[in-house]
């Protein structure tokens, strides 16, 4: 230095490109696009194939992955002394359900502009906006057992 193998790391609107659309072409071919942010995980196995809005000609179509969800098991929290078991709801590091209020710089899109590319297009700077879910905080409403043992 090359090849092979293994391991580790990295991303989760993430990676990829057989369709499609688009560009260049000497018509042989060579390229471009293909998710905008918010939010989200690590007990085990199996299953499913994933939340929210913004935008609007493809963010179409497809493959892979994925922090979601479901079931069972494991470990826990709560059910007002303590322990065990059963039952119910919930949690996987924080733990019943519901309603309302409130909080955190949305980003792309759009406008202006710079750089790269023959081009499709790619990368950046500036400007001024606009979410929802979830989560946190607060208020209110509401739901809460049983058996046995033991302490007073």
């Nucleotide at each position: 230095u090359a090849u092979g193998a293994a391991a580790c790391a990295g991303a989760a609107g993430c990676g990829c490109c057989a369709g499609a659309a688009c560009u260049c072409u000497a018509c042989g071919g060579a390229g471009u696009u293909g998710a905008c942010g918010a939010g989200g995980a690590c007990g085990a196995a199996g299953g499913u194939g994933a939340u929210c809005g913004a935008g609007a000609u493809u963010u179409c179509g497809g493959c892979g992955g994925a922090u979601g969800c479901c079931u069972u098991c494991c470990a826990g929290u709560c059910g007002c002394g303590u322990g065990u078991c059963a039952c119910g709801a919930c949690u996987g590091a924080g733990a019943g359900a519901g309603u309302c209020u409130u909080g955190a710089u949305a980003a792309a899109a759009c406008g202006u502009u710079c750089g790269g590319g023959u081009g499709a297009c790619c990368g950046g700077a500036c400007g001024g906006a606009c979410a929802a879910a979830g989560c946190g905080a607060g208020a209110c409403u509401u739901g809460a057992u049983g058996a046995c043992a033991u302490c007073a």
Predicted 3D model of a 152-nucleotide RNA (glmS glucosamine-6-phosphate activated ribozyme aptamer). Of the family's consensus pairs, 88% are formed in the model. The coordinates come from a structure-prediction model, not an experiment, and the mean pLDDT is 80. Its Rfam family is "glmS glucosamine-6-phosphate activated ribozyme aptamer". About the family: This entry contains a glucosamine-6-phosphate activated ribozyme that is found in the mRNA for GlmS. GlmS is an enzyme that uses fructose-6-phosphate and glutamine to generate glucosamine-6-phosphate. By type it is a riboswitch.